[in-house]
Molecule: Bacterial small signal recognition particle RNA
Organism: Erysipelothrix sp.
RNA sequence: UAUAAGCUACUACAACAUAAUCUAAUGAACCAGGUCAGGGUGGGAACACAGCAGCCUUAAUUUAGCUCUUAUGUGUGUAGUGGCUUUUUUUGUAC
Numbered sequence: 001u002a003u004a005a006g007c008u009a010c011u012a013c014a015a016c017a018u019a020a021u022c023u024a025a026u027g028a029a030c031c032a033g034g035u036c037a038g039g040g041u042g043g044g045a046a047c048a049c050a051g052c053a054g055c056c057u058u059a060a061u062u063u064a065g066c067u068c069u070u071a072u073g074u075g076u077g078u079a080g081u082g083g084c085u086u087u088u089u090u091u092g093u094a095c
Stems, first nucleotide, its partner, number of pairs: 002088001004086011015074006022065004032057004040049003
C1' cells in the first nucleotide's frame, strides 16, 4: 500500500410499533345551539314573551378504519462515510 474478517459510531432510505391528523358511527333530563306540540305568563283583542318533552345539529367521550400525511421509538434490514482490533499479501527502511 492492498485484501478480508470482527466490533462499533454517525447519516440516509426502508421495515415494524405507537400516537396525532383525517373519515365514518355513537353521543347532552337540566348547567350547548336551533325548532319548540302541550301547558304557563302578559294583553280587551291581535299577538307577544319565557320555555318542558320530542326532533335536528353538534361538544367532550367512545368505537372502527389506516388510503394519504406528520411525529416518536428500535439488540429489524440495506447502503455510504469513519474509528478500533486481528489476519494475509506486496513494497520501502533499519538491525